[in-house]
RNA sequence: AGGGUUUGAUUAUGGCUCAGAGUGAACGCUGGCGGCGUGCUUAACACAUGCAAGUCGAACGAGAACGGGUUAUAGCUUGCUAUAACUGUCAGCUAAGUGGCGCACGGGUGAGUAAUAUAUAGGUAAUGUGCCUUGAAGAUGGGGAUAAUUGUUGGAAACGACUUGUAAUACCCGAUAUGCCUUUAAUACAUAAGUAUGCAAGGGAAAUAUUUAUAGCUUCAAGAUCGGCCUGUACGGUAUCAGCUAGUUGGUAGGGUAAUGGCCUACCAAGGCAACGAUGGUUAGCGGGUCUGAGAGGAUGAUCCGCCACACUGGAACUGGAACACGGACCAGACUCCUACGGGAGGCAGCAGUGAGGAAUAUUGCGCAAUGGGGGAAACCCUGACGCAGCGACGCCGCGUGGAUGAUGAAGGCCUUAGGGUCGUAAAAUCCUGUCAGAUGGGAAGAAAUGCACGUAAGAAUAAUACCUUAUGUGUUUGACGGUACCAUCAAAGGAAGCACCGGCUAACCCCGUGCCAGCAGCCGCGGUAAUACGGAGGGUGCAAACGUUGUUCGGAAUUACUGGGCGUAAAGCGCGCGUAGGCGGUUUGUUAAGUCAGAUGUGAAAGUCCAUAGCUCAACUAUGGAAGUGCAUUUGAAACUGGCAGACUUGAGUACUGGAGGGGGUGAUGGAAUUCCCGGUGUAGAGGUGAAAUUCGUAGAUAUCGGGAGGAAUACCGGUGGCGAAGGCGAUCACCUGGCCAGAUACUGACGCUGAGGUGCGAAAGCGUGGGGAGCAAACAGGAUUAGAUACCCUGGUAGUCCACGCCGUAAACGAUGUCUACUAGGUGUUGGGGCGGUUAAUCGUCUCAUUGCCGGAGCUAACGCAUUAAGUUGACCGCCUGGGGAGUACGAUCGCAAGGUUAAAACUCAAAGGAAUAGACGGGGACCCGCACAAGCGGUGGAGCAUGUGGUUUAAUUCGACGAUACGCGAAGAACCUUACCUGGCCUUGACAUACCAAGAACCUAAUAGAGAUAUAAGGGUGCUAGUUUACUAGAACUUGGAUACAGGUGCUGCACGGCUGUCGUCAGCUCGUGUCGUGAGAUGUUAGGUUAAGUCCUGCAACGAGCGCAACCCUCGUGUUUAGUUACUAACAGAUUAUGCUGAGGACUCUAGACAUACUGCCUGGGCAACCAGGAGGAAGGUGAGGACGACGUCAAGUCAUCAUGGCCCUUACGGCCAGGGCUACACACGUGCUACAAUGGGGUAUACAAAGAGCCGCAAUACCGCGAGGUGGAGCAAAUCUCAUAAAAUAUCUCCCAGUUCGGAUUACACUCUGCAACUCGAGUGUAUGAAGUUGGAAUCGCUAGUAAUCGUAGAUCAGCAAUGCUACGGUGAAUACGUUCCCGGGUCUUGUACUCACCGCCCGUCACACCAUGGGAGUUGAAUUCAUUCGAAGCGGGGAUGCUAAAAUAGCUACCUUCCACAGUGGAUUUAGUAAC
Repeated sequence: AGGGUUUGAUUAUGGCUCAGAGUGAACGCUGGCGGCGUGCUUAACACAUGCAAGUCGAACGAGAACGGGUUAUAGCUUGCUAUAACUGUCAGCUAAGUGGCGCACGGGUGAGUAAUAUAUAGGUAAUGUGCCUUGAAGAUGGGGAUAAUUGUUGGAAACGACUUGUAAUACCCGAUAUGCCUUUAAUACAUAAGUAUGCAAGGGAAAUAUUUAUAGCUUCAAGAUCGGCCUGUACGGUAUCAGCUAGUUGGUAGGGUAAUGGCCUACCAAGGCAACGAUGGUUAGCGGGUCUGAGAGGAUGAUCCGCCACACUGGAACUGGAACACGGACCAGACUCCUACGGGAGGCAGCAGUGAGGAAUAUUGCGCAAUGGGGGAAACCCUGACGCAGCGACGCCGCGUGGAUGAUGAAGGCCUUAGGGUCGUAAAAUCCUGUCAGAUGGGAAGAAAUGCACGUAAGAAUAAUACCUUAUGUGUUUGACGGUACCAUCAAAGGAAGCACCGGCUAACCCCGUGCCAGCAGCCGCGGUAAUACGGAGGGUGCAAACGUUGUUCGGAAUUACUGGGCGUAAAGCGCGCGUAGGCGGUUUGUUAAGUCAGAUGUGAAAGUCCAUAGCUCAACUAUGGAAGUGCAUUUGAAACUGGCAGACUUGAGUACUGGAGGGGGUGAUGGAAUUCCCGGUGUAGAGGUGAAAUUCGUAGAUAUCGGGAGGAAUACCGGUGGCGAAGGCGAUCACCUGGCCAGAUACUGACGCUGAGGUGCGAAAGCGUGGGGAGCAAACAGGAUUAGAUACCCUGGUAGUCCACGCCGUAAACGAUGUCUACUAGGUGUUGGGGCGGUUAAUCGUCUCAUUGCCGGAGCUAACGCAUUAAGUUGACCGCCUGGGGAGUACGAUCGCAAGGUUAAAACUCAAAGGAAUAGACGGGGACCCGCACAAGCGGUGGAGCAUGUGGUUUAAUUCGACGAUACGCGAAGAACCUUACCUGGCCUUGACAUACCAAGAACCUAAUAGAGAUAUAAGGGUGCUAGUUUACUAGAACUUGGAUACAGGUGCUGCACGGCUGUCGUCAGCUCGUGUCGUGAGAUGUUAGGUUAAGUCCUGCAACGAGCGCAACCCUCGUGUUUAGUUACUAACAGAUUAUGCUGAGGACUCUAGACAUACUGCCUGGGCAACCAGGAGGAAGGUGAGGACGACGUCAAGUCAUCAUGGCCCUUACGGCCAGGGCUACACACGUGCUACAAUGGGGUAUACAAAGAGCCGCAAUACCGCGAGGUGGAGCAAAUCUCAUAAAAUAUCUCCCAGUUCGGAUUACACUCUGCAACUCGAGUGUAUGAAGUUGGAAUCGCUAGUAAUCGUAGAUCAGCAAUGCUACGGUGAAUACGUUCCCGGGUCUUGUACUCACCGCCCGUCACACCAUGGGAGUUGAAUUCAUUCGAAGCGGGGAUGCUAAAAUAGCUACCUUCCACAGUGGAUUUAGUAAC
C1' cells in the first nucleotide's frame, strides 16, 4: 500500500468480496511446563445449605453455662486425674437484656433513566457535616420510671398479655451562659440580592466510668473531610410525532426544608416552550477509558477507577449527622415454605453453591500472616473486603520437546520420460549437553508493629528510689500461601507437536479414486472419465502449544467525502416565478472588542497511552519520575479581518427624461379562403376508397357543376435555428386597457443588494363539475378488409372530447435531460433591435459599440462523447438533490382533491451485478458500391415408371463398423460366394497366429497314413546341411523347428470432446497480418481509409505514415504456333523393286508423328479518352489483353470427419473383448429418401453396306490366323515384356430397305427351360449366352439440379480393383457438336465502406408477458388474543399531616399519648381513547 469480480476487450461509475488489527467469546481438532491477568455478555429467572456486621464488662443491672481458687472424697505412679460442694472485694469471664458506637462504609447488579443522570467549568451573600484536629468556656442541684428478673397466663408456632421488681454514660426538671438562637434600633461598606459591627427584649447545656491517670460529656468558634442545592456548555436516533402546557408561566402572602424554589397552599395576572425540533413514541446507565484508524473520525462502555440508579414488585414513612436504608420496620401484590387451618415465615443484582435458560463462563477451598474497615483505653474480637490457593490454552508473555558429526545418499513410502528424482543429514550410527518434568537434600524475602520482659530518661502522684503514664534502647513474640520461589546433587535423549492450507486473490504440486454423483465454496467459481478446486496419499507452505472455523467491531470504504465526493448522458437541478426566516454581501473614516490572535493563572482525579529509569534470570507484569491531556473557566493585552454602533461616497441596485422593436397578456368588433349541411338549377350512372378490395353513398337522382343560404372552428401566402414571454406558451385585421425589455444622454436616491427552507402564485395535453356550442377532426364503439388469429396498422362511419364562460386538477422526455446571481478568460462568421463615426447627397457602403439569437473553433475541462464569453472553463454566494440493481416512486400512515389521482415515502425478500461512454466484430425484412451459372436469357435433366446402387426404418442369432444440411446417402468399398470379415452360432487353444530375451533338444526340410465339418490330434518313413575354431571327435555361432518357464504378446475394445498426420468446407473468395512511427488514459486506430482502376489489398494519385510478410499474379505441367536437333518399332514426297492390294522392300530425313532444346505475347505498336494507373477500338499475329486447362488453397471457421489406413496419451480385457476353424450373416423387406441406368419412341426402332479416333493395358498376362458352336464360348498357340504383337470391328455418322403413331417391329422388367465361363465350392449369393415370356411406362404435381464453348447435349473406347463378378459406379480418352446472357430490380452466397444495436455461444442471438404446479417473503383482511400509555370515575391499606376525647399516663401539668374522624394516596374495579405485538378463513 492494495487485490478479485459487470465486458469479446477497454475506460470511468458503482456495489459485493478478500488480505489487517481486536475480542469477557463459542465450536472443531490437538495439547509439555511456568508467570501474570481474566471468567453468566442469556432469565433485574427461581433459589436448598453454610458463611458475608458486629463490638464494648474501662456505661448498667444481673449471672455462674465456662475458667481459676478453696475444701472434701476416690484412684493411687504422693502430686496428678476424676467427682462433689463452696467461692462473686478473682485489675478472669459472660449466653440473654438495658445503654453507646457501627449497621448510610465495604461488596453486588445495570432493571429504570435521553435528564431530578453523567462530563466539564462555575455559583451557594440560599446550606448541612457524627467520628477527627485546634482554640475558648463548662460539667451544679434534683427526680420518677423501665428491660432483664419473678409469678400467673394465651398460642401449634411466630409471638405475646397481666402482675411484681431494679440499675445506668437510658429518660426528665431546675440553676448557670464566654459565646449561641429569635426579633431588632443605629452605624459602616457595598448596592442587584446583601455583608460586618451592634443598643435592647426574649430563649435554651451537660454524664459519668475506673486502677487518679486516662477515656468520655455539654456549649461556642474555626479547620479538615464528606455532602445538599443552583447555573452555562456538551451528551442517541425518529417529523410516516408539529404543535405542547392550568401548578401550567410569573407575582404577593403563608407553609415546609439544613437550604433556594409552584416544593406545597390561597389569591391575582395570562403567561411559558417550540422548526437552533417543543411534545410524543423508541433505544440506552454516564464518564476516565477500550478497540480500530496516518489522522479526522467510527464503534464500544467486561475486568480497574469516579459518579448515578436499584435491592422480589409497588407505595409511604421511622430512626439517625447522613437513608426514605441489599443481609431494618409498615402496608398492598405475585411467588415459595411451615401449619394443629386459627395463623405465621421468606427475599443470594454479597461469597461459594443449585436448578432453569443458553453456543457459553469456575471451588458449597485456606487465612485474617499482610493491606484496609467496624467496635474497644487496650489485649483482642469481627471482616466471602482483602490476601492466597483450586478449575478453564480464555488472553498476553517466557521456556522446552535436544546439540554436533554423519552418504552405502540405507531400508521404506511417493513420483517417474524406467535413466532416475524426492522425503534427505532426515534416520541409523558415534560423540556431547541437561533447560522443563522426575527423585533426594537444603531453603528465603514478604514482619512493620502491638503486647510482654529487662534497662534509661522525664512526668504526675506518693512516706517512697513501689505501683502508674509518656518517650526511647535491647531481647522476645506473629506466615494462610508453603517446605512455595530459589539453590545443589542424581539418572536418562530418556516423558513432551500439532493444526490449517496448497485454482486466482494468497506463500505452497504431483499421483490415485470419483464422474454435474459424492461433495467444495470468503468472492470469482470447481465437479458431466486424464479435477494442482471434491475424497485419500506423497511432497510442500504458513503458524506453532497451539491452529482453524463462526459471531461481532473498526479498517481497507474518498462507499456520507470537516479533513475528503458528486448531479448534460452513469444515481442526482424542484416545471417556472415572487417572496418570509436564515445564509452571504460594494468603497471609506472613527469607535467598540462579540468572533479572532497572543500571554498569564486555575483546573483537566488516580489508573491507562507515550518517554526515561528501576524491580522480578528475560518478557508479560509492576514501581518511581516526566511529558501529554488538542478542553473549560478567569484575567491582561492587540485591533488587521468579520460583526456591532456612528458618519461619508457612487461603481452594485433603483428613479426621472427622450426614442425603439415585438405572434407578451386581456376585452370587444370585423374580414376573406376552405370543409360540411340546407334550398334551387343543369345533368346521368356511377361515386368513394385502397397495395388490391369491400363496408358506404347513389335511379327516392349521388359524384360533378352553377347560384343562394346557414353554422362552427382554424387563420394559407408573409414565415425565417426570425420575434416576445419567468416557464407553460403566443401567429388574420382593427380599436381600447395593460406588463416587461433595449438604446441614448443628463439629473437624482445612496447598498436600498444576491439567494431563498417553509409559504404563495402561474402552470401543456388529457381528465372532472355546471351551463352553452358543435362545421371539421376524432378516443370508445360498429362495420369492411388484412391475417393462422388481428380486440392493431388500412378503409367507411361515429360518440365523448376538441370550442366558449365559470370552477377544479397540478402532472409531462414540463428537456438545453444543464438551478439562480456575480466577475474574469483567444478568435472567426452569420442573425435580430438600437446608437456613434467616416465616405458621397440620397439609396447605400465601411467601421466601432450595447443588447438578443445561431454555427465553427483555441486554451481549459471531461470517463469519453463532447462543452467552449449563451461554458460542462476559472472563482465567489445561496438553494435543491444523489449514495448498487430489483422490490418501488410501491405498501402503510398523513395530507390535498368531487373523482381520477397527486405529494410525502419505507421494509421484508432477492441478485452480484445493474448502468454510462467509447472499441473490434457479428447481425439488420438499414444505406452506398461490386462480384459469382446467383437471378435473368437458354439447353438438358431430377421429382412419375421398371431396374441398379447407397441410406433410413423394420426384421434378425447376426443383419459388423463408420459417415448425417450445404460439407452423409454409386460415401470409406479401385470388386462381401469361402477368404476378405471386424458380426452371429457351434467346436477348439492359452507365453499364444506375431516380436524380443533365457534354457534344453533337434539341421532346415521332404514323403505320407488314420480320425474329424475343419481347426486339430496320433502314428510311420526319409534327411543330417552352412560359418568359425580345430588333428578327428567335438565345441561355439547364424537361421529355422519343437518343448519348458517368465517378463510379455495380442485387442477393427472405449475416448476424433486428450492428440499427430491426412481430408472436407467457406473459397481460388481477396483477403489476413507485422515492425517502426504517429494519434488515443485505454481497448484500439492509422497503414488496409479516400478518388479512380482491376479478375485481384491489381496498379495509380492523394494522405502521419514509411516499409515488410503470408495470400493474388508470375515461376511448374498439358494443349495451341514456329525453329532446330534426332530418326525406330512411327512416316513415305522424290528414285528403284515386288505384290490382287498394302512403306511390303531398297532407300530417304522432305512431310505427318515421336521427344529434347529454344522461340513466341509484352498493352510492345497505332488512334481516341484519362494527371496517372488503365480503358475502348485497330493493325499485325497460330494465339490479344490472365491465350485454354491443370497443379497450387493465406490468417482462420465449423470441439467438421477419421483411434476401423497409420501413429499415439489415458482407460479397459488377459483360459478372453486375444487366437484358430466350419457354417451362417453383411445380399433380409410392409415402407421412405438420395444417386444413377434404360425407356416411353419416327431427329426413332430394326436389317444390310461403308468411313473416321484418342488414350490405355498385357507374362499367374494379352492372345492373332485357323477350326468347332446360332451364341456365350471351346480347341489350338503364330506373335508380343510392346510407337513392332495382341486386346481391337470404335459408335453416333453416312447410304439404302423396312416399320406408320399403336402400349406398337417402342420398351425391356419379370419368369421358364437349355447352356457357357471363373472358381475347392455359384443353394442362401456370380456374370454371361440362346430360345420363349413381354410388366410398368405415352415425357412426369409441388418442388428442384447442372451448364457460358470445343462447354452443354449426345456417341462410343480404355483402365484400376479383379479367379470371376453385382460396373448402369468411378477415373481417363477421343467423335459429333449447339442455344443464350437485355441486364443486376429480385432469390442465394461473398467482398469493401458507412449506420443502428440491449447481440459477442455473435439473429438458429437476445428477450417480454399471460397461463399451469410447488414454495418463500410482504400488503389487505370479517375478526380475535395480549401488552403499554393516557383521561375520567369508584374504592381507599399502610403512612405523614390536621383534628382529637367522656379513654390512658410515674417524673414534666394552659401537659403528653391514644381510640376515632379526616386531606393526600399505592394496589384494585369500571368506562372511553391512543399506540403496539401475535394470530386468521379469504
Small-subunit ribosomal RNA from uncultured Desulfopila sp., 1482 nucleotides, folded computationally.
The organism belongs to Desulfopila, within Bacteria.
It matches the Rfam family "Bacterial small subunit ribosomal RNA".
The RNAcentral record of the sequence draws on ENA.